Annotation: Predicted 3D model of RNase P RNA and transfer RNA as a complex of 481 nucleotides. Rfam match: Bacterial RNase P class A. The family's RNA type in Rfam is ribozyme.
[in-house]
RNA sequence: GGAGAGCUCCAGGCGGUCGCUCCGCAAGGCCCAUCGGCCUGGGCGGAGAGGAAAGUCCGAACUCCCACGGGCAGCAGGCUCGCUAACGGCGAGGCGUGGCGACGCGACGGAAAGUGCAACAGAGAAUAGACCGCCGGGCCCUUCGGGGUCCGGUAAGGGUGAAACGGUGCGGUAAGAGCGCACCGCUCCACCGGUGACGGUGGAGGCACGGCAAACCCCCUGCGGAGCAAGACCAAAUAGGGGAACGGAUCUGCGGGCCGCCCGUCCCGCUCCCGGCCUUCGGGCCAGGACCGUUUCCGGGUAGGUUGCUGGAGGCCCGGGGCAACCCGGGUCCCAGAGGAAUGACCGCGAUCCGGCGCUUCGGCGCCGGGGACACAGAAUUCGGCUUACGGAGCUCUCCGGCG
RNA sequence: GCGCCCGUAGCUCAGCUGGAUAGAGCGACGGCCUCCGGAGCCGUAGGUCAGGGGUUCAAAUCCCUUCGGGCGCACCA
Repeated sequence: GGAGAGCUCCAGGCGGUCGCUCCGCAAGGCCCAUCGGCCUGGGCGGAGAGGAAAGUCCGAACUCCCACGGGCAGCAGGCUCGCUAACGGCGAGGCGUGGCGACGCGACGGAAAGUGCAACAGAGAAUAGACCGCCGGGCCCUUCGGGGUCCGGUAAGGGUGAAACGGUGCGGUAAGAGCGCACCGCUCCACCGGUGACGGUGGAGGCACGGCAAACCCCCUGCGGAGCAAGACCAAAUAGGGGAACGGAUCUGCGGGCCGCCCGUCCCGCUCCCGGCCUUCGGGCCAGGACCGUUUCCGGGUAGGUUGCUGGAGGCCCGGGGCAACCCGGGUCCCAGAGGAAUGACCGCGAUCCGGCGCUUCGGCGCCGGGGACACAGAAUUCGGCUUACGGAGCUCUCCGGCG
Repeated sequence: GCGCCCGUAGCUCAGCUGGAUAGAGCGACGGCCUCCGGAGCCGUAGGUCAGGGGUUCAAAUCCCUUCGGGCGCACCA
């Protein structure tokens, strides 16, 4: 000098003049016995978007379904140990993998529990297989090099394929083959290290139990469902209209309640109606009528106000523990709450950045000009994460080249 | 703000339970037929399967992510 990897921080500052939204206090007016409520834009003080506010991918808090337990189904996760309210997240490791490396990535349990898939090619794709080959024997031919055919042996070589039933080398054999040996690989055992996943050493062994589970599945762990447009309260208006279905009880029955189903506990609701027929006078029957409850369809009325709405698994500082994620203790602070949606405009100074000039001890510095961060982009119940978009600054590390 | 679904030829849609050449109808172009046109018949072309990444030998199909489009949400009875 060039190329890369990892981590952290900022994402505007100061002052002034107007203009917005909210909170607190106070003032004035109205109502009210009091508490208190309503109105006003006029006073004082304070606060006012993000690291992603985004995507809505996960987890929760909170609310409702009355609440709870068990099971099936379904869904999600999947190496080990920790962190956390929890998670599919984070930290530290293990193994595998990409990279020369710093580092990055991994849906990372199980293929002898069972079922299934591998098109085409190929002899053959999982208790497979002989196409071309190699070797031996018989027969025929022979230009004596060899050729053809049949039988037997063979799976080391070649070919097909994404993948061919361990790999390399030596020996051995008629030719070959873990047939034997050495080293890898695999299985089992023992010892050592480690909380553990695993790693190391040694021994024995058959030399054999291929791939795909983001294939169905098996194993382990976890999970009720919806969601602030959840929910609570108030006011107003209309047609409390019309149709259909079910049910209206008895020693316990029916129905509705937590999903898709089942079980248990528990909770809630349930006509002494009228009429007709039968009657053994207990009662039974009716597409009967009315009433009550639930569900559904058609149609109709409001789409108004208050609340939920911001004090939290909260932020910051210090000390201790831990490799870290994070935990413990102490102190301190209150940091938006809109409701068609508030923070904008102007001026001055100067900052990041951009351009130019000069200097340089090669770290950078000074001056001038531009301009007012020029990127991604704006809360909507709130947090912990993930993912995506993007401007700038700093620190550490790796590799390559050059000079000393 | 929250929840659910979709994207394939010029248009409307199949294919989604992974197999190697991705289809149908309409439309376009050409030919036949006819005096000409329509209808009918035959044929041809037309595809980054919304974009990207991953699993697998193999992806329109399975998984993750990005972009675009559509639907729904409160009360009374």